[in-house]
The part of an RNA shown here (small-subunit ribosomal RNA, central domain) has 346 nucleotides and comes from an uncultured bacterium. It matches the Rfam family "Bacterial small subunit ribosomal RNA". The prediction has a mean pLDDT of 89. The full RNA is in RNAcentral, with records from Greengenes.

Context: one part of a larger RNA
RNA sequence: CUGGGUGUAAAGGGUGCGUAGGCGGUAAAGUAAGUUAGGUGUGAAAGCCCGGGGCUCAACCUCGGGACUGCACUUAAAACUGCAUUACUAGAAUACAGGAGAGGUAAGUGGAAUUCCUAGUGUAGCGGUGAAAUGCGUAAAUAUUAGGAGGAACACCAGUGGCGAAGGCGACUUACUGGACUGUGAUUGACGCUGAGGCACGAAAGCGUGGGGAGCGAACAGGAUUAGAUACCCUGGUAGUCCACGCCGUAAACGAUGAAUGCUAGGUGUCGGGGGUCGAACCUCGGUGCCGCAGCUAACGCAUUAAGCAUUCCACCUGGGGAGUACGAUCGCAAGAUUGAAACUC
Numbered sequence: 001c002u003g004g005g006u007g008u009a010a011a012g013g014g015u016g017c018g019u020a021g022g023c024g025g026u027a028a029a030g031u032a033a034g035u036u037a038g039g040u041g042u043g044a045a046a047g048c049c050c051g052g053g054g055c056u057c058a059a060c061c062u063c064g065g066g067a068c069u070g071c072a073c074u075u076a077a078a079a080c081u082g083c084a085u086u087a088c089u090a091g092a093a094u095a096c097a098g099g100a101g102a103g104g105u106a107a108g109u110g111g112a113a114u115u116c117c118u119a120g121u122g123u124a125g126c127g128g129u130g131a132a133a134u135g136c137g138u139a140a141a142u143a144u145u146a147g148g149a150g151g152a153a154c155a156c157c158a159g160u161g162g163c164g165a166a167g168g169c170g171a172c173u174u175a176c177u178g179g180a181c182u183g184u185g186a187u188u189g190a191c192g193c194u195g196a197g198g199c200a201c202g203a204a205a206g207c208g209u210g211g212g213g214a215g216c217g218a219a220c221a222g223g224a225u226u227a228g229a230u231a232c233c234c235u236g237g238u239a240g241u242c243c244a245c246g247c248c249g250u251a252a253a254c255g256a257u258g259a260a261u262g263c264u265a266g267g268u269g270u271c272g273g274g275g276g277u278c279g280a281a282c283c284u285c286g287g288u289g290c291c292g293c294a295g296c297u298a299a300c301g302c303a304u305u306a307a308g309c310a311u312u313c314c315a316c317c318u319g320g321g322g323a324g325u326a327c328g329a330u331c332g333c334a335a336g337a338u339u340g341a342a343a344c345u346c
Base pairs, nucleotide, nucleotide: 003318004317005316006315007300008299012314014201015200016199017198021194022193023192025088026087027086028085030083031082033081034080035077036076037075038074039073040072041071042070048066049065050064051063052062053061054060091191092188093187094186095184096183097182098181103177104176105175106174107173108172109171110154115149116148117147118146119145120144121143125136126135162169163168206247207246208245209244210243211242215241216240220236221235222234223233258313259312260311261310262309263308266291267290268289269288270287271286272285273284274283275282295302296301319346320345321344328339329338330337331336
């Protein structure tokens, strides 16, 4: 390379948008680039294959045939693909009418709690642990009452509930705004799928500048524990956690399962719609769970939300270690990220 694979053995890109490219619905008539058939020319010789002959055989030599799977020209066919034309509506999009939602951004508001401050009551302890101690407290703590300040997070509702492409999103109100779903079948008429590069988004930690700082809390200090204890436990506590703007671009970024389309028993919950009914039952569309048949799987398990049966496109894997290292390159303020070997060794 041909293959065979990618839930857990090596392997699905963190996610989307989208360029090139690849692939692409139904019908008709046309064309003849691909395709198929015939013919002509060419495809040097040697070599190769088959048959025959010559050296005593063989190697070797030699004769005839084949092959040379190709290319060009020409004649024809028109099913499939392409191309150009016409038409269609089942894919896709739009319109109109609805209801659902922690989807996003910004501004404002609220209550509970922690901490601190002030004042009152009150007096010797509080706190903490397995037990203690460090620590706090007669300069009046802890407890309790009233008032105030400030920051952060939003109990109950809460649900294998909802929304979002993923990361993620949870008090309330307002403004702006994205998407999905259902119904009608009104409009367009294949406008589609995927997507190398590219662009955008992307938890936490970290970085830059300026704010903020209640609680928590890497580092650090002290007290314990212990043989030791650079830990687990305790008392403190700085960065950070929060906000604005700008970087970083990684995660067990997980369903460890790429996207799209079609097909293949059911049962039972639940969320949002529609039909139906007085209300139900029941039917139906879209999500989200559990169980389970055929089938698949090394097994576990998956099973209309497939890991089944097929098609299209992308990404990735190819024994373990060395190593996600070295070198180079690109990006970054840095930390580092991306790309990514070999020697050697088993």